A computed fold for a 123-nucleotide RNA from Arsukibacterium sp., annotated as TPP riboswitch aptamer (THI element).
The source organism's lineage runs through Bacteria, Pseudomonadati, Gammaproteobacteria, Chromatiaceae and Arsukibacterium.

[in-house]
RNA sequence: GCCGCAACCAAGGGGUGCAACUGCGCUUAUUUAGAAGUGAGUGCAGAUGCUGAGAUGCUUACGGGCAAACCCUUAGAACCUGAUCCGGAUUAUGCCGGCGGAGGGAUGGUGCUAACUCCUCAA
Numbered sequence: 001g002c003c004g005c006a007a008c009c010a011a012g013g014g015g016u017g018c019a020a021c022u023g024c025g026c027u028u029a030u031u032u033a034g035a036a037g038u039g040a041g042u043g044c045a046g047a048u049g050c051u052g053a054g055a056u057g058c059u060u061a062c063g064g065g066c067a068a069a070c071c072c073u074u075a076g077a078a079c080c081u082g083a084u085c086c087g088g089a090u091u092a093u094g095c096c097g098g099c100g101g102a103g104g105g106a107u108g109g110u111g112c113u114a115a116c117u118c119c120u121c122a123a
Base pairs, nucleotide, nucleotide: 001116004113007110008109009108010107011073012072013071014070017050018049019048021046022045023044024043025042026041027040028039029038030037056067057066058065059064079104080103081102085098086097087096088095
C1' cells in the first nucleotide's frame, strides 16, 4: 500500500408447520317408529404440547394482503423446485437422514487488520 473475513449502517430476500384435549356447529354411516347416542370426516374458538433462530399480530372479497421478531444476502442449505419423493422415528409433522460435488435463489457502503507485495535502515 492493496484485496478479503469479523463488526456496524442502509437496502433487499425468505418461511410461519404438526398433533391430541375441551366446547360449538356441518356432512355422512349405523341404530331407532322418530330422535338421542355412537363411528368417520371437516370448520371455528379456547388453552396445551413437539421441533426450531423463527410456527406472532392485524386484516380479508377467504384467493390473499400488511406489519413485527428471527434468519439469510453470491465464501449464497436463509429459502424454493424435485416432492402427494425415499428410508427411519413419532400421536403427528421437513421430526432425523437421504436427495445435495442436483437445479434455482436476494447488495451497496463504512471499517479494521493477519498473510502477501513494495520502499528505507541496520546486521

Its mean pLDDT, the model's own confidence on a scale to 100, is 75.